[in-house]
């Protein structure tokens, strides 16, 4: 220095290729039921500026650009 890949709730991940009603699952957590009473299962809920910033577009996580982290590979 060059090229590839990733970034979405506390975690760990789908959704992006094909733009379109309110972003979703596990697991975690909070609370309630069940139990003599714990886990277990059950129900309800909070928790997200979708890595930042800019453009196209009626309309962006998703598509363009340039930057930022962090991993691989080549030099």
């Nucleotide at each position: 220095a060059g090229g590839c890949c990733a970034g979405u709730g506390g975690c760990u991940c789908a959704g992006c290729u094909u733009g379109g009603u309110u972003a979703g699952a596990g697991c975690g957590c909070a609370c309630g039921g069940c139990u003599g009473a714990u886990a277990a299962c059950c129900g309800u809920g909070a928790g997200g500026u979708c890595c930042u910033g800019g453009g196209u577009u009626c309309g962006a996580a998703u598509c363009c650009c340039a930057g930022c982290u962090g991993g691989c590979c080549u030099a």